[in-house]
RNA sequence: UGGCUCUUGGUUCAAUCGGGCAGAACGUCGGACUCUGGAUCCGAAGAUCCUGGUUCGAAUCCAGGAGAGCCAG
Numbered sequence: 001u002g003g004c005u006c007u008u009g010g011u012u013c014a015a016u017c018g019g020g021c022a023g024a025a026c027g028u029c030g031g032a033c034u035c036u037g038g039a040u041c042c043g044a045a046g047a048u049c050c051u052g053g054u055u056c057g058a059a060u061c062c063a064g065g066a067g068a069g070c071c072a073g
Base pairs, nucleotide, nucleotide: 001072002071003070004069005068006067007066010026011025012024013023019056028044029043030042031041032040049065050064051063052062053061
């Protein structure tokens, strides 16, 4: 410098190739239970890398940018 792949709660993954309030597990917080803790049960908060575009409608498609990995030089 060029090419390819990827980016979703704190973490790991879904979302049927554009359509119902973006869902689950672990974790965190609160509560119940318990002499206490753990385990178990109930509840809650928390995310689409950024900016534009297309569309009635975008996590998904397009453009630019940012970051990570791989390959080539």

This is a predicted structure of a 73-nucleotide RNA (transfer RNA) from a Phycisphaerae bacterium.
Its Rfam family is "tRNA". By type it is a transfer RNA.